[in-house]
Annotation:
This is a predicted structure of a 76-nucleotide RNA (transfer RNA) from Alphaproteobacteria bacterium LSUCC0684. The prediction has a mean pLDDT of 81. Rfam family: tRNA. By type it is a transfer RNA. About the family: Transfer RNA (tRNA) molecules are approximately 80 nucleotides in length. RNAcentral holds the sequence, with entries from ENA. RNAcentral records the identical sequence in 3 taxa.
RNA sequence: GGGCGACUAGCUCAGCUGGUAGAGCACACCCCUGAUAAGGGUGAGGUCGCUGGUUCAAGCCCAGCGUCGCCCACCA
Numbered sequence: 001g002g003g004c005g006a007c008u009a010g011c012u013c014a015g016c017u018g019g020u021a022g023a024g025c026a027c028a029c030c031c032c033u034g035a036u037a038a039g040g041g042u043g044a045g046g047u048c049g050c051u052g053g054u055u056c057a058a059g060c061c062c063a064g065c066g067u068c069g070c071c072c073a074c075c076a
Base pairs, nucleotide, nucleotide: 001072002071003070004069005068006067007066010025011024012023013022019056027043028042029041030040031039049065050064051063052062053061
């Protein structure tokens, strides 16, 4: 220098054909228990890596950039 992949909640990850974002764990509160664990319920938590573009509408499509990983090449 080139190619490929990943980036979504604190963590691990879904999100199909573009229709307006979810699960598990963790966290807070409540129920249950003599108490704890386990179990059950409710809730909070997101500018979907960043900037633009396309579209009535973008997590999803397009371009550029960034970070991380893998492969290839170059360099004496």